Overview:
The RNA shown here (c-di-GMP-I riboswitch aptamer) has 90 nucleotides and comes from Syntrophomonas sp. Its mean pLDDT, the model's own confidence on a scale to 100, is 83. The sequence was found by an Rfam model in a public genome assembly. The organism belongs to Syntrophomonas, within Bacteria.
RNA sequence: AAAUGAAAAAGGCAAAACCAUUGAAAAAUGGUGACGCAAAGCUACAGGGGCUAACAUGGGUUUUUGCCAUUAUGCCAGCCAGUUACCGGU
Repeated sequence: AAAUGAAAAAGGCAAAACCAUUGAAAAAUGGUGACGCAAAGCUACAGGGGCUAACAUGGGUUUUUGCCAUUAUGCCAGCCAGUUACCGGU
């Protein structure tokens, strides 16, 4: 330096659920809590994929509210990916 994750050590993160706050929602943040994780660190227009649809446009309706469809400018890194890194046998 590259590949790799057997067994360990030091430490790390924290799913679901519940509570509070923010938000139209998806979801986020904090607390409790551990399902799991060797990158569950970071990166979300300018890789793929997924979620939501306030606004907008269209439909329908006598009209409005509401409803249906499309759409990201809103999100997800604990889906793949990119990138950096701790420890260890080899």